[in-house]
Context: one part of a larger RNA
RNA sequence: AAUGAACGCUGGCGGCGUGGUUAAGACAUGCAAGUCGAACGGGGUUUUUACUGGUAGCAAUACCUGUAAUAAAUCUAGUGGCAGACGGGUGCGUAACACGUGAAGAAUCUACCUCUUAGUGGGGAAUAAUCCACCGAAAGGUGAACUAAUACCGCAUGUGGUGGCCUUUCGCAUGAAUGGCUUACCAAAGCUGGGGAUCUUCGGACCUGGCGCUAGGAGAGGAGUUCGCGGCCUAUCAGCUUGUUGGUGAGGUAACGGCUCACCAAGGCUAAGACGGGUAGCUGGUCUGAGAGGAUGAUCAGCCACACUGGAACUGAGACACGGUCCAGACACCUACGGGUGGCAGCAGUUUCGAAUCAUUCACAAUGGGCUAAAGCCUGAUGGUGCAACGCCGCGUGGGGGAAGAAGGUCCUAGGAUUGUAAACUCCUGUCACCAGGGAAGAAACGUUAUUUAUUAAUACUAAAUAGCCUGACUUAACCUGGAGAGGAAGCAGUGGCUAACUCCGUGCCAGCAGCCGCGGUAAUACGGAGACUGCAAGCGUUAUUC
Numbered sequence: 001a002a003u004g005a006a007c008g009c010u011g012g013c014g015g016c017g018u019g020g021u022u023a024a025g026a027c028a029u030g031c032a033a034g035u036c037g038a039a040c041g042g043g044g045u046u047u048u049u050a051c052u053g054g055u056a057g058c059a060a061u062a063c064c065u066g067u068a069a070u071a072a073a074u075c076u077a078g079u080g081g082c083a084g085a086c087g088g089g090u091g092c093g094u095a096a097c098a099c100g101u102g103a104a105g106a107a108u109c110u111a112c113c114u115c116u117u118a119g120u121g122g123g124g125a126a127u128a129a130u131c132c133a134c135c136g137a138a139a140g141g142u143g144a145a146c147u148a149a150u151a152c153c154g155c156a157u158g159u160g161g162u163g164g165c166c167u168u169u170c171g172c173a174u175g176a177a178u179g180g181c182u183u184a185c186c187a188a189a190g191c192u193g194g195g196g197a198u199c200u201u202c203g204g205a206c207c208u209g210g211c212g213c214u215a216g217g218a219g220a221g222g223a224g225u226u227c228g229c230g231g232c233c234u235a236u237c238a239g240c241u242u243g244u245u246g247g248u249g250a251g252g253u254a255a256c257g258g259c260u261c262a263c264c265a266a267g268g269c270u271a272a273g274a275c276g277g278g279u280a281g282c283u284g285g286u287c288u289g290a291g292a293g294g295a296u297g298a299u300c301a302g303c304c305a306c307a308c309u310g311g312a313a314c315u316g317a318g319a320c321a322c323g324g325u326c327c328a329g330a331c332a333c334c335u336a337c338g339g340g341u342g343g344c345a346g347c348a349g350u351u352u353c354g355a356a357u358c359a360u361u362c363a364c365a366a367u368g369g370g371c372u373a374a375a376g377c378c379u380g381a382u383g384g385u386g387c388a389a390c391g392c393c394g395c396g397u398g399g400g401g402g403a404a405g406a407a408g409g410u411c412c413u414a415g416g417a418u419u420g421u422a423a424a425c426u427c428c429u430g431u432c433a434c435c436a437g438g439g440a441a442g443a444a445a446c447g448u449u450a451u452u453u454a455u456u457a458a459u460a461c462u463a464a465a466u467a468g469c470c471u472g473a474c475u476u477a478a479c480c481u482g483g484a485g486a487g488g489a490a491g492c493a494g495u496g497g498c499u500a501a502c503u504c505c506g507u508g509c510c511a512g513c514a515g516c517c518g519c520g521g522u523a524a525u526a527c528g529g530a531g532a533c534u535g536c537a538a539g540c541g542u543u544a545u546u547c
Stems, first nucleotide, its partner, number of pairs: 001546003005543005012395006018388002020353001025351003029348003034082003039079002042076006048069004053064004089306003099230006108223003113219008121155001123153002130145001132143004160186003163182004168177003190211006198205002232278003239269003244266008281303004285296004308329005331342004359385001361384003367381001368379004398428004408419004432488001434483005442474001447469008491536005496517003502531005512519002
C1' cells in the first nucleotide's frame, strides 16, 4: 500500500460498486422454457338463424330450457413444427493441445439468417386425440372401433448433387479445380391475403401477393480436428510402455488418425526430468513494486469442465443433454406393501458448517433471447427497488463577532497557568435530513388513422416513406420552488523510544501492559483513572493474508 474480509467501540446523508472465500453438504415452498389455431382433426364457451317445450300476456312479443344448422369470435388437451445444446450457476475433476498465442487443413460439418439457380407432379397405408371395455391405492397401463395433417411411405421428374471413366489447367507429396460421357443412385407440403373480366360441378379454375417445402451454389456466424511455443512443486519418484511404436488391409467417423479390429515388424519415451506422487480450472486481468520481479485469478469478459454418484446411448444441424431418457448405487419421500416418486453448483428461501456473506421483493417499460404472418405470449436473463459503513468517492454535523478571559474541571512554587473565542451572548446562513407543491429524459418501434410512391388488369392486397395517436416497473425517484428552524447529526485509537503528543492520582515485580526494545519491587510521562494533548474521522483500531 492492498483485501469478496472478520472482530471491538461508534455511527448523519447521498452516488457508484460489492456481498457463502467454509460443506460440489442436505433441501420444505414458489417461480426460473416455452410458443405456434395462418400445419391438423376433435372438444368447450359466446353470438346469429330455425324448431320444440314452458312462463307472462287478448295478441304482437319478452324471458327460460332443449335440439339442429350455418358462419363468426374465442379458449384449448392431443398429433405436428421450431425452441428446450442459448441464456443462468458452480469450480468437483483436469498438469491436459485444458488454456494463451501463432500456424495448418488438398482431412471437416453447420439449423435459423443473407444472396443466388432450379423445382414444388401424382398416389397410398396408418395413428394419437375421441368413443367403448378393462387392470391398478397411486404413478400409470392394456384391448377393440373410427379419423386428420406441413406426421409417415412408395412412384414420377432430375436444374443439380453423389458414384464410375476420360480430358485440360494448377499445386506443396497424398492431390485440387474446370469441362465432357454414363442403362448407376438421390427430392418435395402445403398454408394464407386480395380480385375485374371469362369458365364453373358453385368447391373452384384463372390472375396477383406473402410465408413455407425440396435439390444445389456462395457468404456470414458457429463448431469439430492437428501442430510449434509458453506458464506449479517434488529425484527421500529413475527407469516407463504391449494397442504400446510403426506398417498392410478392413471397419468406423462430419472428418485425419491404433479411433477399433486381423496380420506383420520391434519399436516408442527418458537426466533439456520420462514414469510416479502432491497441488491447481486457464487467460484478459487484479494487488504490490521506481522497475525487474513477487503474489493472486472475487466481481466483469473469453475459453474449458461439471450438473446427487458412476455408466450408457436416443433424438437432433448441434448434446452423449442442469430444470430429457435408460441402467446401477447412496440418500430422502409416498404407499392399499404389490409398487412408485425426487435431484436448487438457476432466483429467492431453509438447515448444517463457519470468524463470516442479503429479499421466499417489483416489472417485462427498456436491452437481449425463444416461438409466431402478426397482435402477442414466455423470459428469477435483464432492468429496478430492498438489506449490510463491506469498499471507493462526495457532503454535512454550522459561519461572523464575542473577555487581559465567566462558572466548572485540571495543575500549581498559591502569585497564577490551562481548558479558551471555547461557552454564554449577539448578528447571520440554510447544504443534508424534515414538510408542502411541481416534475423531465430513459419511448423508439409494433399497432392504428390519413396521404404519397412502388407493384399490379386493379382505387384490393402487400411493401416503403411522411404526419398524427398509443405504450414507464422504477416513480411518493433525479431536479426545481416554497416553508420551518442552529434546530436532528462525532467518534475511535494513541501520548517511554522507534512515533506526532505530558501532568496528577491510585497501585507497589501485585494488578497489569507489550509490535520490538522492554515497563511495574512507594515519587511509574510505559499498569488503571482523570485532565490536557496528538493522529485520523463517519469512521477508528485489532486480527488474518499478499507485495

About this RNA: Small-subunit ribosomal RNA, 5' domain from an uncultured bacterium, 547 nucleotides, folded computationally. The coordinates come from a structure-prediction model, not an experiment, and the mean pLDDT is 82.